[in-house]
Context: one part of a larger RNA
RNA sequence: UGACGGGGGCCCGCACAAGCGGCGGAGCAUGCGGCUUAAUUCGAUGCAACGCGAAGAACCUUACCUGGGUUUGACAUAUGGGGAAAACUGGCAGAGGUGUCAGGUCCGCAAGGGCCCCAUACAGGUGGUGCAUGGCUGUCGUCAGCUCGUGUCGUGAGAUGUUGGGUUAAGUCCCGCGACGAGCGCAACCCUCGUCCUAUGUUGCCAGCGAGUAAUGUCGGGGACUCAUAGGAGACUGCCGGGGUCAACUCGGAGGAAGGUGGGGAUGACGUCAAGUCAUCAUGCCCCUUAUGUCCAGGGCUGCACGCAUGCUACAAUGGCCGGUACAAAGGGCUGCGAAACCGCAAGGUGGAGCGAAUCCCAAAAAGCCGGUCUCAGUUCGGAUUGGGGUCUGCAACUCGACCCCAUGAAGUCGGAGUCGCUAGUAAUCGCAGAUCAGCAACGCUGCGGUGAAUACGUUCCCGGGCCUUGUACA
Numbered sequence: 001u002g003a004c005g006g007g008g009g010c011c012c013g014c015a016c017a018a019g020c021g022g023c024g025g026a027g028c029a030u031g032c033g034g035c036u037u038a039a040u041u042c043g044a045u046g047c048a049a050c051g052c053g054a055a056g057a058a059c060c061u062u063a064c065c066u067g068g069g070u071u072u073g074a075c076a077u078a079u080g081g082g083g084a085a086a087a088c089u090g091g092c093a094g095a096g097g098u099g100u101c102a103g104g105u106c107c108g109c110a111a112g113g114g115c116c117c118c119a120u121a122c123a124g125g126u127g128g129u130g131c132a133u134g135g136c137u138g139u140c141g142u143c144a145g146c147u148c149g150u151g152u153c154g155u156g157a158g159a160u161g162u163u164g165g166g167u168u169a170a171g172u173c174c175c176g177c178g179a180c181g182a183g184c185g186c187a188a189c190c191c192u193c194g195u196c197c198u199a200u201g202u203u204g205c206c207a208g209c210g211a212g213u214a215a216u217g218u219c220g221g222g223g224a225c226u227c228a229u230a231g232g233a234g235a236c237u238g239c240c241g242g243g244g245u246c247a248a249c250u251c252g253g254a255g256g257a258a259g260g261u262g263g264g265g266a267u268g269a270c271g272u273c274a275a276g277u278c279a280u281c282a283u284g285c286c287c288c289u290u291a292u293g294u295c296c297a298g299g300g301c302u303g304c305a306c307g308c309a310u311g312c313u314a315c316a317a318u319g320g321c322c323g324g325u326a327c328a329a330a331g332g333g334c335u336g337c338g339a340a341a342c343c344g345c346a347a348g349g350u351g352g353a354g355c356g357a358a359u360c361c362c363a364a365a366a367a368g369c370c371g372g373u374c375u376c377a378g379u380u381c382g383g384a385u386u387g388g389g390g391u392c393u394g395c396a397a398c399u400c401g402a403c404c405c406c407a408u409g410a411a412g413u414c415g416g417a418g419u420c421g422c423u424a425g426u427a428a429u430c431g432c433a434g435a436u437c438a439g440c441a442a443c444g445c446u447g448c449g450g451u452g453a454a455u456a457c458g459u460u461c462c463c464g465g466g467c468c469u470u471g472u473a474c475a
């Protein structure tokens, strides 16, 4: 100087408390461990691994296993020699890769180019090492800290500044002070939501004036309004009062759409964990080179006495079922989205209007509201499991897809010890969309809106953190 203390002081955070909803019990989905296996590819392992890499494992992917091929190679560059093809079409053999037969032909005047064969350099490796590395990332933590120059003090390591008194979300600001300044962080500048103004009105809108319809901005028209797209205004403790050191600041008030950081996002200092990643990529060294490269078929990654993690669905009446009827936002669409109409109980099929989309389509929002029914039961709750029949995608749904219909109707009556999230348009609850994607194991993830709470006395205690101080046999 740090680090640590079941030392002290001050302070903060959904850290506790106050509340609301869960998890832990059941069934299923997904991930992991374990076991099994020819293989169940690899990585990630307290917080910070475990719906994680994977935003799509039937083949492919695919890295694993079994079997069958191949050796200048599936891919690149170069040199030398040789060739008339190669692609493509068809037949035969084969599980296929491929082999073989027939057809079929190059461009250019030339040099040469494209292609094939042989040879040589070499290619290739998702083989090892993340404890050799770059890059990227997690974490403490959006915590308020981390440092430097000059000066001063100290023999020196170092100290001072950065401590102190106040204050703040903040090393934020004020005051004081042997310090005076500065840098990286904080804040602001950026995006978005909330109010208003101006401009522009098509595909958007429709107040007023006409026209038309069973009905609809449908038509003429209009720019008022909504909205869209740009550009501005607005919030600064600016104003008033109390407190305070005539300070920083804080409390209350006015006006205002918004008030003291207005809400949300992006943004992550010096560093810590030899944290993670050699399997995104790049890369040193080591290793393989008729194989640890490469091609193919089938299988596996989906196995199941069991343990854990994250979710979904429930256990019902604030509910289930049936009928009727409202109101979103944000997205996606040409190898695409696909309307009306018709067929089918349905999944879906036929159909093909319109739309490269503020125009058309996906598209039905759901909870809600109105009416009916069930009456507390393992039930008209719950839907697992299993049998049968189908639909769709795709060369192909046996291992191993999703969905629909009929039948079947399991556990489950609110969950031990313990444990998690959340302070407001939040929790809870309800649906919608998208990426990936032929299809889909999505109940995941990322967004979007609808309905919409309760509680916070307080900081003694648990956890994490910041500053000062103290002890130390630790560095």
Base pairs, nucleotide, nucleotide: 001475002474003472004471005470007469008468009467010466011465012464013463015459016458019422020421021420022419023418026313027312028311029310030309031308032307033306034304035303042053043052064299065298066297067296068295069294070293073122077121078120079119080118081117082116083115088103089102090101091100092099093098106113107112124288125287127286128285129284133282134281135277136276137275138273140271145184146183147182148181149180150179151160152159153158164175165174166173190265191264192263193262195233196232197231198230199229200228201227205222206221209220210219211218236259239253240252241251242250243249315415319374320373321372322371323370324369325368331362332361333360336355337354341350342349343348381412386407387406388405389404390403391402392401428451429450430449431448432447433446434445